c-di-GMP-I riboswitch aptamer from Neobacillus bataviensis LMG 21833, 85 nucleotides, folded computationally.

RNA sequence: CGUACGAAAGGGCAGCACCAUUGAAAGAUGGUUACGCAAAACUAUAGGGGCUAAGGUCUAUGGACUAUGCUUGCCAGUUACCGAA
Numbered sequence: 001c002g003u004a005c006g007a008a009a010g011g012g013c014a015g016c017a018c019c020a021u022u023g024a025a026a027g028a029u030g031g032u033u034a035c036g037c038a039a040a041a042c043u044a045u046a047g048g049g050g051c052u053a054a055g056g057u058c059u060a061u062g063g064a065c066u067a068u069g070c071u072u073g074c075c076a077g078u079u080a081c082c083g084a085a
Base pairs, nucleotide, nucleotide: 005083006082012037013036017032018031019030020029021028022027035073041078042077043076047075048074049071050070051069055066056065057064058063
């Protein structure tokens, strides 16, 4: 120095729930909070997976299918702070 790894220190992020705004919904944003996280940083015209179904198609009118809507805190890809063993 590189790769792997995760002790310490300094700092960082923020699940669920509740409130507000927004949205057809899933969800998003902000506040409170603190389940966790060494990539819980970035990427959804990106590879797989997952959620929703307004509109559309079909229908036996019960419903079924469908992303152009989402999800990176599901995996994945890219980049990165610190440095004991």
The source organism's lineage runs through Bacteria, Bacilli, Caryophanales, Bacillaceae and Neobacillus bataviensis. The same sequence occurs in records of 2 taxa. RNAcentral holds the sequence, with entries from Rfam and Ribocentre. Its Rfam family is "c-di-GMP-I riboswitch aptamer". Rfam's curators write: GEMM was predicted in a large-scale screen for bacterial structured RNA regulatory elements.